[in-house]
RNA sequence: ACAGCACGCGGGGAGAGCUGUCUGAAGGCGGCUGAGAACAGGCCUGGCAGGUCUGGAUCCCUUGAACCUGAUGUGGGUAAUCCCAACGCAGGGACGCGGCUGGCCGGCAAC
Numbered sequence: 001a002c003a004g005c006a007c008g009c010g011g012g013g014a015g016a017g018c019u020g021u022c023u024g025a026a027g028g029c030g031g032c033u034g035a036g037a038a039c040a041g042g043c044c045u046g047g048c049a050g051g052u053c054u055g056g057a058u059c060c061c062u063u064g065a066a067c068c069u070g071a072u073g074u075g076g077g078u079a080a081u082c083c084c085a086a087c088g089c090a091g092g093g094a095c096g097c098g099g100c101u102g103g104c105c106g107g108c109a110a111c
Base pairs, nucleotide, nucleotide: 002102003101004100005099007098008097009096010095011061012060013059014058017032018031019030020029021028022027039055040054041053042052043051044050067092068091069090074085075084076083106111
């Protein structure tokens, strides 16, 4: 060089949906699925709960279904929702270093 690992470090990628109720201004308390559904701080908009940034948590990083597209699609189900399934050897999608074990080579041995 090689094989295995549910290990470490650094770096990177990604999503945050549906819904009840109270309030009424960028809020409170719940329910569903989920690993995660905005926990903290800030900003924009402006008036019946919108959008966004940074950090956190979580998942994923080519052995890649984390996540995006196809998709305002198909089948099933739900109070409702990509909720479930198919689609899916479809198209995209984020990597380096080290450690441990085995084995191999050299050496009397330490290595």